[in-house]
Molecule: small-subunit ribosomal RNA
Organism: Candidatus Campbellbacteria bacterium GW2011_GWC2_35_28
RNA sequence: AUUAGAGUUUGAUCCUAGCUCAGGAUGAACGCUGGCUGUGUGGAUUAGGCAUGCAAGUCGAGUGGGUUUAGACCCACGGCGAACGAGGUAGUAACACGUAGGAACGUACCCUAAAGUCUGGCAUAACUUAUCGAAAGGUAGGAUAAUUCCAGAUGGUCUCGCAAGAGUAAAGAUUUAUCGCUUUAGGAACGGCCUGCGGAGUAUCAGCUUGUUGGUAGUGUAAUGGACUACCAAGGCUAUGACGCUUAGGGGAGGUGAGAGCCUGGCCCCCACCGAUGGUACUGAGACACGGACCAUACUCCUACGGGAGGCCGCAGUCGAGAAUCUUCCGCAAUGGGCGAAAGCCUGACGGAGCGACACAGCGUGAUUGAUGAAGCUCUUCGGAGUGUAAAGGUCUUUUAUAAGUGAAGAAGUUUAUUGACAUUAGCUUAUGAAUAAGGGGUUGCUAAACUCGUGCCAGCAGCAGCGGUAAUACGAGUGCCCCGAGCGUUAUCCGGAAUUAUUGGGCGUAAAGGGUGUGUAGGUGGUUUUGUUAGUCUUUUGUUAAAGACCCGGGCUCAACCCGGGGAGCGCAAAGGAAACGGCAAAACUAGAGAGUGUGAGGGGUGAAUGGAACUCAUAGUGUAGGGGUGAAAUCCGUUGAUAUUAUGGGGAACACCAAAAGCGAAGGCAAUUCACUGGCGCAUUUCUGACACUGAAACACGAAAGCGUGGGUAGCGAAUGGGAUUAGAUACCCCAGUAGUCCACGCCCUAAACGAUGUUCUCUAGCUUUUUGGAGUAUCGACCCUCUAAGAGGCGAAGCUAACGCGUUAAGAGAACCGCCUGGGUAGUACGGCCGCAAGGCUAAAACUCAAAGGAAUAGACGGGGACUUGCACAAGCGGUGGAUUACGUGGUUUAAUUCGAUGAUACGCGAAAAACCUCACCAAGAUUAGACAUCUAGUUUACGUCUUUCUGGAAACAGAAAGUCCUAACGGCUAGACAGGUGAUGCAUGGUCGUCGUCAGUUCGUGGCUUGAGCUGUUCCCUUAAGUGGGGAAACGAACGCAACCCUUAUCGUCUGUUACAAGUGUCAGGCGAGCUCGAAGCAAACUUUGUUUGUUUCAGGCUGGGAGGAAGGUGGGGAUGACGCCAGAUCAGCAUGUCCCUAGAUAUCUUGGGCUACACACAUAAUACAAUGGCUGUGACAACGGGUCGCGACGGGGUAACCCUGAGCCAAUCCUUUAAACACAGCCCCAGUUCGGAUUGAGGUCUGCAACUCGACCCCAUGAAGUUGGAAUCGCUAGUAAUCGCUGGUCAGCAUACAGCGGUGAAUAUGUUCUCAAGUCUUGUACUCACCGCCCGUCAACUCAAGGGAGCUGGGAGUACCCGACAGUCGUCUUUAUGACGGACUAAGGUAAAUUCAGUGACAGGGAGUAAGUCGUAACAAGGCACGGGUAGCGGAAGCUGUUCGUGGAAUAUU
Repeated sequence: AUUAGAGUUUGAUCCUAGCUCAGGAUGAACGCUGGCUGUGUGGAUUAGGCAUGCAAGUCGAGUGGGUUUAGACCCACGGCGAACGAGGUAGUAACACGUAGGAACGUACCCUAAAGUCUGGCAUAACUUAUCGAAAGGUAGGAUAAUUCCAGAUGGUCUCGCAAGAGUAAAGAUUUAUCGCUUUAGGAACGGCCUGCGGAGUAUCAGCUUGUUGGUAGUGUAAUGGACUACCAAGGCUAUGACGCUUAGGGGAGGUGAGAGCCUGGCCCCCACCGAUGGUACUGAGACACGGACCAUACUCCUACGGGAGGCCGCAGUCGAGAAUCUUCCGCAAUGGGCGAAAGCCUGACGGAGCGACACAGCGUGAUUGAUGAAGCUCUUCGGAGUGUAAAGGUCUUUUAUAAGUGAAGAAGUUUAUUGACAUUAGCUUAUGAAUAAGGGGUUGCUAAACUCGUGCCAGCAGCAGCGGUAAUACGAGUGCCCCGAGCGUUAUCCGGAAUUAUUGGGCGUAAAGGGUGUGUAGGUGGUUUUGUUAGUCUUUUGUUAAAGACCCGGGCUCAACCCGGGGAGCGCAAAGGAAACGGCAAAACUAGAGAGUGUGAGGGGUGAAUGGAACUCAUAGUGUAGGGGUGAAAUCCGUUGAUAUUAUGGGGAACACCAAAAGCGAAGGCAAUUCACUGGCGCAUUUCUGACACUGAAACACGAAAGCGUGGGUAGCGAAUGGGAUUAGAUACCCCAGUAGUCCACGCCCUAAACGAUGUUCUCUAGCUUUUUGGAGUAUCGACCCUCUAAGAGGCGAAGCUAACGCGUUAAGAGAACCGCCUGGGUAGUACGGCCGCAAGGCUAAAACUCAAAGGAAUAGACGGGGACUUGCACAAGCGGUGGAUUACGUGGUUUAAUUCGAUGAUACGCGAAAAACCUCACCAAGAUUAGACAUCUAGUUUACGUCUUUCUGGAAACAGAAAGUCCUAACGGCUAGACAGGUGAUGCAUGGUCGUCGUCAGUUCGUGGCUUGAGCUGUUCCCUUAAGUGGGGAAACGAACGCAACCCUUAUCGUCUGUUACAAGUGUCAGGCGAGCUCGAAGCAAACUUUGUUUGUUUCAGGCUGGGAGGAAGGUGGGGAUGACGCCAGAUCAGCAUGUCCCUAGAUAUCUUGGGCUACACACAUAAUACAAUGGCUGUGACAACGGGUCGCGACGGGGUAACCCUGAGCCAAUCCUUUAAACACAGCCCCAGUUCGGAUUGAGGUCUGCAACUCGACCCCAUGAAGUUGGAAUCGCUAGUAAUCGCUGGUCAGCAUACAGCGGUGAAUAUGUUCUCAAGUCUUGUACUCACCGCCCGUCAACUCAAGGGAGCUGGGAGUACCCGACAGUCGUCUUUAUGACGGACUAAGGUAAAUUCAGUGACAGGGAGUAAGUCGUAACAAGGCACGGGUAGCGGAAGCUGUUCGUGGAAUAUU
């Protein structure tokens, strides 16, 4: 100095795990925008092709010549340089680089020192003459110089040689000084060579190598060396990864990160390599040479077609390709380089300028004041709020910009003098004037910042989650706001977050993950003591770790970026010294690890052989007769040629009941009748021996269920495939009848399983209790049992601890140590390709493209189950009466129609909204009309004969329009005009309020505090008894409480009492209203507690209930009935009852008025009712007994008329008074006599009554006539438990009129309930779950359609690396020859090229197969519940498909029973 998280799997939770985001960075690119300055930086792709110019020359103080008036210039020889500098990163996985070392070397220029520099000679270029060629460029003759070249002399050096000795150098220039030259020794610096160590991927590359490894002798080099040659030997490398393939320049450093790490290698510095491609040498100190040479190849250019020329990966520039990268600029003034004695010349190195917001840094686009909080715009709850001191306006400043003036440092040499590309520079002064200068992205969460409008799963957005289907803070726009700011976003890539490869710092029972098991090699690790040693380890010193960068301090540009100076740090490597605890090594010893010995013990351990009984089946024989067998029920099948059954005898194969157990043994797989033989391992005791001999264990080897394969046997039963019978929509299944492989044996293969404890092996430590197997010891006993201790196994429960939880817990999933194996999101896939193994089936090893944002584990609350237990209900059963058949009524569907208005649609619509459709209602249809409106409020203007009302007339279907008469009215109402607005049964019940239905009058639903759990949650509310009840009691980590239950309310039944309208003569009190009462006793059993106890019985007592029978009572155990409906569920119903948001219509209207029509249609289907089918009945007559109600636009008596409906009259009554009002069933009497009837009443004809403007469509009633179907109703289905069902009538609302409907009222008045097996529904607890939109759930596979990627594929095409052979340039080398030359010829080697077979990597490919994806395709329903046949692993057969079946294994199966 230093470590941050968030979103996303679920109904919710915890965990695991992936994906995504916030940060920083870039040689970047793209979009929008763009004022200035400084400093950096800029061809990353095609090491693709290049026009043009420039990028390496210099020296006359080495020399010859040409030209010129001169200065000077030019050509050539010669010297030095050109091997530096500049560029690029193709190749290279290598001594290329980095670092630390080494020995067998070289070096022009520079420095130091020493010695020398003598004598001769032959040529040649330029030039000139001739000549060839288009050109490039040559050929021949002639002349000449030198610091060019050659020869000789000397020789300290060097070479040869034992020695003697032999051989070996030089250059001059000049007036001086001096500069050179040669040799030697040394230095500095540079270079060549060798070595240790370090840093990519891949084992789906496992073996590689013949100059290969070494030796000897040579060649070659500056030098070592198989570097090369000859000969000899057969070595060398490799799992610590050789060889191969792919990729790549390396480092200093850069980015990120807390760090460890991970990624990168552009600019700057160091090193390497390259220069169109491939090869070769020459010159030289240095090259196998970017701007030198030769050859080959490709490409480009010139050509007179004969031949030639070229190499931007130098600086600029151009084309191409690409998302993409600059000026054909100025200057040698500075720094540096080459040459020169120097002046100087050259220098696209370099110094500068230009272009690009490419990056970093700095500055600015004004400051201050200014509230009628202006206008505009946006929003609004219409009040206002925001933009906002923002603007305008006032005052001020001038960075920047522009203009003018002034004006550096960089400049030093060699004393002077001269010398500046940048540069009209920077800086300074003055002037003008707010003047020249703001955008981008975002605004659902992560993530800072929201409103309105448009759109309507469309258009679109999106980093992830996700948004959009008419009220979108998520799309588009506007306004506001947020973030950054000359920039802001996006894309790409890297690090981080990611502890998501975990050394720091992860895991493997169930989430991904322990190898099927053992033996064991390499490797890793290793007991106690002592001594010695020191490659590990620790420490000190020294060297190195270039500079730049990074860090600290200081300084210079006005600051900063940038630059300069100083300091410190620095991993690592090497050398030297020291230490000896740990580790290693060496030596010596020990016994606690390990092993051996002795004694003893248990055991389905293994292999082989023999033997046995039960069952089954077959054969034969006997008895015997019609069936047997099989199933849910059947059938196929067997049987009168005698089955099944039964008896006897014989044959055969396979498996071993009971014992048997949570038991035993084995490494695992696995092992079970009995006996014998052979054999492996283990325990205990003893402490006799060895003396660390140990643990683990890649590779390797061995074993390894079942199925399967090969050969040969065997085959009773069972039994894939197969055949048949059933079931079924189908049934390639489940069930049944048969049945082949197989199952069995021997030998040989295969090598996989849910090979599981889903838990690797070994060692140590850490509470217990209990069961069991096998030993031992002690005590005891005559002995055994029992008891105690101990060792080794096998189980159950549990402290601590661990775990996401479940759970584990001395047999650990606890605490530690050692070693091995394995994992890193799901799918693709344990698949493809390749390799190895196998007779085959197949096994082992093992990916990617693409696709998804999850997949998953444990636990929680629900829901569900063709799971379980318990409980309840007219749920079933027991009964009574119906519906479903007929006719009619009524509602609905459907059909029809101009319209048949609309809504309600399983239960929870269908005699429902509608407690009354002739008009109206009315919303529908046709036609005709009106337009501020039929109705409300307001404003402005206008209107006194305008208007209101009554009557009459005309047109018309009416509305309406017009006319006439009368009446009323005075500034209020009204009319007219204009405008705000009215109006809507128009849409949305999925925008809503309110109301209602249903589960259900079911007993449930919750909360506070406390407790438990990481948490969702649980507890309470579970359990036992009880109740109609979560009703009450007991117990209990709960204690209390709320909404429900009950009670309180109404009614009914009994009594007491008060009041008194009506009734009646009084008094009374049926009745009405109010207040009040409604209780108690005994006995038995069950259950619980206490006492006592070894147990049972007995005795006593508390609380709450239950059952049965009594007393008392009108009523008996909530007396009957009603009202009352918890939390919630169904986006249940209703916008057409009402209210209401939003949307829509509004003048030829979806508004309003009117007439007529329709809602009443009618092949049909369903629901609900009425009436019947008759004799328990019908009809006629006579005679009884109610209650609830209603009444003044009303009920309407008595009386009269009419067959009747009804009419006339009109008493009484605003009601305990009057009316409605005769109740009917019933009783009595008579007739009918079992028929389509004296049952039944539909339908139809004729005539009437009533209401009403009006009964045609379309009312009710009366009378006469007519007299249909129907003779008790198929499958199925409904209601009801007592004053109930059934049956009988009466009243009311609606209403002018209309009731088989609805709501009520009373009369008569039953039957049955053993009970909870079954159906349905509900509740509680429990269990499983892959469901939570909750089983009307979820979900699998084929087929069909479209799209995508990868693999296979007859082949085809291209690239790479080699191999064999052919051909073979230049160069060098070797040899031969000769005219000795720049010669000729030949040989071997070699680049390029060719041929051939294989190899590897890509591209492409008809076709076939699988995979993935896609709102609403087809077939089934495999899985999740016992998923309706439990599921799954391995294997084999079969089938449209999921799948089915056989065999063996697992529980990751429910339920039940036994123990």